Notes: Predicted 3D model of a 107-nucleotide RNA (SAM riboswitch aptamer (S box leader)). The model forms 96% of the base pairs in the Rfam consensus. Its Rfam family is "SAM riboswitch aptamer (S box leader)". Rfam links the family to the GO term regulation of gene expression. The sequence was found by an Rfam model in a public genome assembly. Its mean pLDDT, the model's own confidence on a scale to 100, is 81.
RNA sequence: GAACCAUCCAGAGCGGCCGAGAGAUCUGGCUCGACGACGCCGCAGCAACCCCUACGGGAUCAGUGCUCACGCCCGGAGCAGGGUGCUACCGCCAGGACCGAUGGAGG
Numbered sequence: 001g002a003a004c005c006a007u008c009c010a011g012a013g014c015g016g017c018c019g020a021g022a023g024a025u026c027u028g029g030c031u032c033g034a035c036g037a038c039g040c041c042g043c044a045g046c047a048a049c050c051c052c053u054a055c056g057g058g059a060u061c062a063g064u065g066c067u068c069a070c071g072c073c074c075g076g077a078g079c080a081g082g083g084u085g086c087u088a089c090c091g092c093c094a095g096g097a098c099c100g101a102u103g104g105a106g107g
Stems, first nucleotide, its partner, number of pairs: 004104005013043005021032003025096005044087003049083003052078002055075004063070002091099001
């Protein structure tokens, strides 16, 4: 870089630095922005994708152990901790494009 799966109308902001555009891209609109946006850093928070925690159910295919457990598979729950992510507007809206973002699994 390419290919697979899931999600994208819920939720959650303060401080410092910077200094002109920003809300991914194209067209049209709407909005944010020198009362300092966007971005970066710090702290705080949200959420529940993965790990995790405590359960419920299932199978005996692989491993340990040896008849019932760990583990495995499925399900919903939780958020103490870990890995990400996210914290204006529905991915800001409509249309377009082999569109994009995030997570997981894999290479």